Predicted 3D model of an 87-nucleotide RNA (THF (Tetrahydrofolate) riboswitch aptamer) from uncultured Vescimonas sp. Of the family's consensus pairs, 93% are formed in the model. The RNAcentral record of the sequence draws on MGnify. The coordinates come from a structure-prediction model, not an experiment, and the mean pLDDT is 78. Its Rfam family is "THF (Tetrahydrofolate) riboswitch aptamer". About the family: Tetrahydrofolate (THF) riboswitch was first reported for Ames et al. as an RNA motif in 5' untranslated (5'-UTR)regions of folate transport and biosynthesis genes in Firmicutes genomes.
RNA sequence: GUAGGGAUGGUGCGUUAAGUGCCGGACGGAUGGGAGGCUGCCGCCGGACGAAGGUGCAUCUGCGCCGCGAUACCAUUCCAGCUUCCA
Numbered sequence: 001g002u003a004g005g006g007a008u009g010g011u012g013c014g015u016u017a018a019g020u021g022c023c024g025g026a027c028g029g030a031u032g033g034g035a036g037g038c039u040g041c042c043g044c045c046g047g048a049c050g051a052a053g054g055u056g057c058a059u060c061u062g063c064g065c066c067g068c069g070a071u072a073c074c075a076u077u078c079c080a081g082c083u084u085c086c087a
Stems, first nucleotide, its partner, number of pairs: 004079009013069003022047004027043003033086006053066005
């Protein structure tokens, strides 16, 4: 203590498969007090792969509960890069 990561809690989304993860891109963006670069991150485009549902009440697809998803956001907490210039 920026990008980012872990844990816990809360609220959602999906389970009619979106999301996540993987590969490619000569594309875009945000990134410590300020300005750049790299790594990493996010978005966008393309591609491959691919899933866990059960139950109760309702009765036309809705609600509740228990699960599931490398699921999203928020809060708390812990961890946390390299480099050039300026101050």